About this RNA:
The RNA shown here (Bacterial large signal recognition particle RNA) has 262 nucleotides and comes from a soil metagenome. The sequence is in RNAcentral, with records from MGnify. The coordinates come from a structure-prediction model, not an experiment, and the mean pLDDT is 77.

[in-house]
RNA sequence: GUGCUAGGCGGGGCGCUAGGGGUGCCCUGAACCCGAAACCCUCUUUAUGCGGGGCUGAGUCCCCCGCCCGAGGAUUCGCUUGGUCGGGUCAGCGCCGGACACGUGGUGUUGAAGGCCGGGUCCCACGCGGCGGGGAAUCGUGAAAUGGGUCAGGUCCGGAAGGAAGCAGCCCUAAGCGAGGAUCCCGGGUGUUGUGGGGUCGCCUGGCUGGAGCCGUCGACCCGGGACGCGCCGGUUGUGUGACUUCGAGGGCGGGGAGCAC
Numbered sequence: 001g002u003g004c005u006a007g008g009c010g011g012g013g014c015g016c017u018a019g020g021g022g023u024g025c026c027c028u029g030a031a032c033c034c035g036a037a038a039c040c041c042u043c044u045u046u047a048u049g050c051g052g053g054g055c056u057g058a059g060u061c062c063c064c065c066g067c068c069c070g071a072g073g074a075u076u077c078g079c080u081u082g083g084u085c086g087g088g089u090c091a092g093c094g095c096c097g098g099a100c101a102c103g104u105g106g107u108g109u110u111g112a113a114g115g116c117c118g119g120g121u122c123c124c125a126c127g128c129g130g131c132g133g134g135g136a137a138u139c140g141u142g143a144a145a146u147g148g149g150u151c152a153g154g155u156c157c158g159g160a161a162g163g164a165a166g167c168a169g170c171c172c173u174a175a176g177c178g179a180g181g182a183u184c185c186c187g188g189g190u191g192u193u194g195u196g197g198g199g200u201c202g203c204c205u206g207g208c209u210g211g212a213g214c215c216g217u218c219g220a221c222c223c224g225g226g227a228c229g230c231g232c233c234g235g236u237u238g239u240g241u242g243a244c245u246u247c248g249a250g251g252g253c254g255g256g257g258a259g260c261a262c
Base pairs, nucleotide, nucleotide: 001262002261003260004259007056008055009054010028011027012026013025014024018044019043020042021041022040032053033052034051035050062257063256064255065254066253067252068251069250072247073246074245076243077242078241079240081238082237083236084235085234086233087232092230093229095225096224097223098222102219103218105215106214107213114209115208116207117206118205119204120203121202122198123197124196125195126194127193128191129190131187132186133185134184135183138179139178140177141176147172148171149170150169155164156163157162
């Protein structure tokens, strides 16, 4: 130098399994190709996959050991925070009631609290007005067939004088009918109404006095109530994070090992 061979062409954590690998999920990352694999595939402590093909190949490249760094994972213990289930107190917050007048807010020298004197709202009686009902006076009408007066004409009695009854008309009137302002009586779910009396807890309001408080919205303090919303306790399940232990891809440093033929 040529041709080969061993080796290499990824590894790890979790899960699964009696156990080792693979398919699965995740981490790392320069990561040959094809095929099957979850009631799964292939193996058995010499287990660190199976079947087929390809590339590279004894070295910076393959293998082993030690130290350091270290992605990520696992167990245990803690802290933090969310969901969910249950429990519990006589109260930490929230809730309800009271009290107080410290803060706050409102109001008050354009005059607070308090005091005095009234008025209204309420009740009773009376008056007046209005409304409704009734009575009487008064007025009008009213005798058709049966009131009264006067009764033309006509009728009757009479010798006559004269007398009698009496229709129509006119006048008046009874019962009845109608009107009925003023007047009398009665009544009320009547009144921007008047007088008198009573009442005045509350509310509204006027005057005088007085001279700085009054009210109690919210908060603070205090008292009482109340067991469901929290807080609290326990269970369970997640999130984030820390410590010990452990596995550990990958990286760095150092050391060592490894062929055959011509």